[in-house]
Overview
This is a predicted structure of a 106-nucleotide RNA (THF (Tetrahydrofolate) riboswitch aptamer). It matches the Rfam family "THF (Tetrahydrofolate) riboswitch aptamer". About the family: Tetrahydrofolate (THF) riboswitch was first reported for Ames et al. as an RNA motif in 5' untranslated (5'-UTR)regions of folate transport and biosynthesis genes in Firmicutes genomes. Its mean pLDDT, the model's own confidence on a scale to 100, is 77.
RNA sequence: GUCAGAGUAGAAAAUCACGCGUGAAGUGUCAGUCGGACGGGGAGUUGCCGAUUGGACGAAAGAUUUCGUGAAGAAAUUUGCGGUGUGAUUUUCGCAUCCCGCUGAU
Numbered sequence: 001g002u003c004a005g006a007g008u009a010g011a012a013a014a015u016c017a018c019g020c021g022u023g024a025a026g027u028g029u030c031a032g033u034c035g036g037a038c039g040g041g042g043a044g045u046u047g048c049c050g051a052u053u054g055g056a057c058g059a060a061a062g063a064u065u066u067c068g069u070g071a072a073g074a075a076a077u078u079u080g081c082g083g084u085g086u087g088a089u090u091u092u093c094g095c096a097u098c099c100c101g102c103u104g105a106u
C1' cells in the first nucleotide's frame, strides 16, 4: 500500500413483574420552538431521540360483592381492553456518512 474484520450510544420484538387509563390520560400522526446523543479521536446530516406548544384523528367493556335508595347512585374485587408507563431477561438490528486510529491476512 491492498483486502477483510471488531467495537458504542441506542432501537425493535417476545416473556415476566409492578403500575396507569378505561369519567380517555397515554400511544400513534402533522406542524412550530428549544435541546440532546451518535464505535477510540475529529467532523457530522435532509436521519435519530427528548422537552414543550398547537392542529387533525381516536379506543371496550363485562361480572361479582358490599354500601345505599322512592328512584338514582357509590366503592371494592376480578376477567378483559389500550399501537399504555417503568424495570428485568432473552433475541435481533446497530458508528447516516467522511477522515484517522485498532485487529488480522498479504
Base pairs, nucleotide, nucleotide: 001106002105003104004103005102010093011092012091013090014089015088016087017086018085019084020082021081022080029055030054031053032052033051034050035049036048040100041099042098043097061079062078063077064076065075066074067073